Description
Model confidence (mean pLDDT): 80 of 100. This is a predicted structure of a 77-nucleotide RNA (transfer RNA) from an uncultured SAR86 cluster bacterium. Rfam family: tRNA. It is annotated as a transfer RNA. Rfam links the family to the GO term triplet codon-amino acid adaptor activity.

RNA sequence: CGGGAUGUGGCGCAGCUUGGUAGCGCACUACGCUGGGGGUGUAGUGGUCGUCGGUUCAAAUCCGACCAUCCCGACCA
Numbered sequence: 001c002g003g004g005a006u007g008u009g010g011c012g013c014a015g016c017u018u019g020g021u022a023g024c025g026c027a028c029u030a031c032g033c034u035g036g037g038g039g040u041g042u043a044g045u046g047g048u049c050g051u052c053g054g055u056u057c058a059a060a061u062c063c064g065a066c067c068a069u070c071c072c073g074a075c076c077a
Base pairs, nucleotide, nucleotide: 001073002072003071004070005069006068007067010026011025012024013023020057028044029043030042031041032040033039050066051065052064053063054062
């Protein structure tokens, strides 16, 4: 330098193909059960989806550029 993959709550991931306004598990908070720990039940908090633009009535999803990480290749040595 070229090609590809990934980027979504604190962590790990789904949703993208086919646009309709974001979810699962763990964790966290409150309360209950338990003598306590642990465990468990119920309820709840937390993300404008890597960034910036574009298309659209509507974008996590489609399009473009860029950023970060990883993989492959090329170049140099």